This is a predicted structure of a 682-nucleotide part of an RNA (large-subunit ribosomal RNA, domain II) from a Phycisphaerales bacterium.
The organism belongs to Phycisphaerales, within Bacteria.
It was read from a public genome assembly.
[in-house]
Context: one part of a larger RNA
């Protein structure tokens, strides 16, 4: 994982509010006794408790009272009455309070056979190696010191088994093992190891100290109890159908993943005025726009003979001049969430009518959930006119919504599934094949653009529409020929000759030629255009706009309109025309709800999460019936077939071997697929 069986709103009690029942301005008995007796019960018991009056704090007083000096006013009352006891259910409050689940506090106890530290007695520690003190002889001195050979056998001294430890490694890592093996490593006479007995303990012990160790358990042991500890948390909460159906918001909160009242939802009752829609008519208003010589405010350009400063001239004054700053008038063009002379649409009151087969509005009671929302359009704040960002507001959808389209795709687009049916008709979206369904015309586009997708910016690519000149007296492009002279213009330079640079740009000579439009030279040369003739022989150039393409155009396993493809289209703008296309729409048949009446008929409805409500199905037991069923075979189990809107319920066949069941009430330890659920078992 699965399969069997268990396994989660109960009980008592106090109040409430619904059904229902007995009495009723009443209305019940508790405890207890007493009689019957296995119990149940019946009879008695009025103590006591609700009601049937209120008002004050309260003495009190009473249909009134309380304030209060009042006989005023006001506030709570009457006038305008239905309780109360059972049973049964919806709630709630105390109790563990649906049901498991903490780290955690406390009290009593058991532990130092493990380990950490002390005591008491004992036990080990192969062989090698070094050679302190000290002694002995020597040498040595005045005598000591010294010193030299020998003895000697010291050390938290070396090396290295046993024993301890445990620094690298590799392997093991569901292990051979809840800490080991294997190869190396360090201690080895010592602040050593190591046996056996002893010693203190849980806020306490031990601790050469790491918060280390106190029996595989430690920043407070383990066991039992208080205890079913609390858990604003997370998980589970078991059979069916029908009706209806939110919320993710205000507000307050040591409050933000809790709560409480409201708001939304549901069930009762009650009220017939409302509620919603539309038209119409009056409202009020400062938004979107606009405007700004109507304010406040910003902010650009030019004008001035108009003021004040600054700088320059000039100072002794007077005056002038200013590509320089402020105001101020003037044109002239703008900006605003906190500007406004102006100003809609829409919303929003409010009335009147009207339409809705609904009462959806409202009031009062019962029972909630709900307080994490989400995307999408729109109007605005934050952000970078960024987020599947964030807040707000006005609709939607999704949450709680299936079904078609969008290739798949909770929130887009259609459309809101009450069942059945091998029937029609449409929606958004489609009609070459994958795959139901198309056909005409018109134009456009060559880039497979394109059928999904990108900016500035460029563009003699193609269309289509203006607009201005040229043109058979010959246009445009080509081509052939010409393009000269004064002159090498004057200046400047080393040079400057049409072409470095400055000035001037004239004049002849002509069909036309510039004191020169480009390349070029050191400067000249050269080339070329402007300008003209000549050929040529019909349109040809310029500017603007629009459609549609082109550049712009870059990522990592092979690429993508969903694929295949597609070119007077299967692209694209525009028109028609037909079809396809869903759980919308009709159409046949069934069921159910609600609401009306005339009582079987008419209308409507019948997605649904949380969540209300209302019908039922099956289990276990009990009572009372069938004077039920059963060894001619009960229960169970295992098959087939039937019946019912579902839970479910029979009948036969088998296997079982001895109790079961219909109906009508009762009672509950009543129903499993999920709790890392518990126990068994694959």
């Nucleotide at each position: 994982u699965c399969c069997u069986a268990c396994g989660a709103g109960u009980u008592g009690u106090u109040c409430u509010c619904u059904g229902u029942g007995g009495c009723a301005a009443g209305g019940c008995u508790a405890a207890g006794u007493u009689g019957u007796a296995u119990c149940c019960c019946a009879a008695c018991g009025g103590a006591g408790c609700c009601g049937a009056a209120g008002g004050g704090a309260a003495a009190c007083c009473g249909a009134g009272u309380c304030u209060a000096a009042a006989u005023a006013g006001g506030g709570c009352g009457c006038c305008a009455u239905a309780g109360u006891c059972g049973c049964a259910g919806g709630g709630a409050g105390c109790a563990g309070a649906c049901g498991c689940g903490a780290a955690a506090c406390c009290u009593g106890g058991u532990g130092a056979u493990c380990u950490a530290c002390c005591c008491a007695u004992g036990g080990g520690c192969a062989g090698g190696u070094u050679g302190a003190a000290g002694a002995a002889g020597g040498u040595g001195u005045a005598a000591u010191a010294a010193c030299c050979u020998u003895u000697g056998g010291a050390g938290g001294a070396c090396c290295g088994a046993a024993c301890g430890c445990a620094c690298c490694u590799a392997c093991g890592u569901u292990g051979a093992a809840a800490a080991g093996u294997g190869g190396g490593g360090c201690g080895a006479u010592g602040a050593c190891c190591u046996g056996u007995g002893g010693g203190g303990a849980g806020g306490a012990g031990u601790u050469a100290a790491a918060g280390u160790c106190u029996u595989a358990u430690c920043a407070a042991a383990c066991c039992a109890g208080g205890a079913g500890a609390u858990a604003u948390c997370u998980c589970g909460u078991u059979c069916u159908c029908c009706c209806c159906g939110a919320a993710a918001u205000a507000g307050c909160u040591u409050u933000a993943g809790g709560g409480c009242u409201a708001g939304c939802c549901u069930c009762g009752a009650g009220u017939u005025a409302u509620a919603u829609u539309g038209u119409u008519u009056g409202g009020g208003g400062g938004u979107a726009g606009a405007g700004c010589u109507a304010c406040u405010g910003g902010a650009u350009g030019g004008a001035g003979a108009u003021g004040g400063g600054g700088g320059c001239c000039c100072a002794c004054a007077a005056g002038g001049c200013u590509a320089c700053c402020c105001a101020c008038u003037c044109c002239a063009a703008c900006c605003a969430a906190a500007c406004u002379c102006c100003g809609a649409a829409u919303a929003c009151c409010a009335a009147a009518c009207a339409a809705c087969u609904c009462u959806a509005u409202c009031u009062c009671g019962g029972g909630a959930g709900u307080c994490a929302g989400u995307c999408c359009g729109u109007g605005g704040g934050a952000g970078a006119u960024a987020a599947u960002u964030u807040c707000c507001a006005c609709g939607g959808u999704c949450a709680a919504a299936a079904g078609g389209g969008a290739a798949a795709c909770a929130g887009c687009c259609c459309a809101g599934a009450c069942c059945g049916c091998c029937a029609g008709u449409u929606a958004a979206g489609g009609u070459c094949c994958c795959u139901a369904a198309u056909c005409a015309a018109a134009c456009c586009u060559a880039a497979g653009u394109u059928u999904g997708u990108u900016a500035a910016g460029g563009u003699a690519g193609u269309u289509a529409a203006a607009u201005u000149g040229c043109u058979a007296u010959g246009a445009c492009a080509g081509u052939c020929a010409g393009g000269a002279u004064g002159u090498u213009g004057g200046c400047u330079u080393a040079g400057a000759a049409g072409c470095a640079g400055c000035c001037a740009c004239c004049a002849u000579u002509u069909a036309a030629a510039g004191a020169g439009u480009g390349c070029g030279u050191a400067a000249c040369a050269g080339c070329u255009c402007a300008c003209u003739g000549a050929u040529c022989g019909a349109g040809g150039a310029u500017u603007u706009u629009a459609g549609c393409g082109c550049c712009g155009a870059u990522a990592a396993u092979g690429a993508u309109c969903g694929g295949g493809a597609a070119u007077u289209a299967a692209g694209g703008u525009u028109u028609g025309u037909a079809c396809c296309g869903a759980a919308a729409c009709u159409g046949c048949g069934g069921a159910g709800u609600a609401u009306a009446u005339u009582u079987a008929u008419a209308u409507a409805c019948u997605g649904g999460u949380a969540g209300g409500g209302g019908a039922g199905c099956g289990u276990a037991a009990c009572u009372g019936u069938c004077a039920g069923c059963a060894u001619u075979g009960a229960a169970g189990g295992u098959g087939u077939u039937c019946c019912g809107g579902a839970a479910g319920g029979a009948a036969c066949a088998u296997u079982g071997g001895a109790g079961c069941g219909g109906c009508a009430g009762u009672u509950a330890g009543u129903g499993a697929a999920u709790a890392u659920g518990u126990a068994g078992g694959a």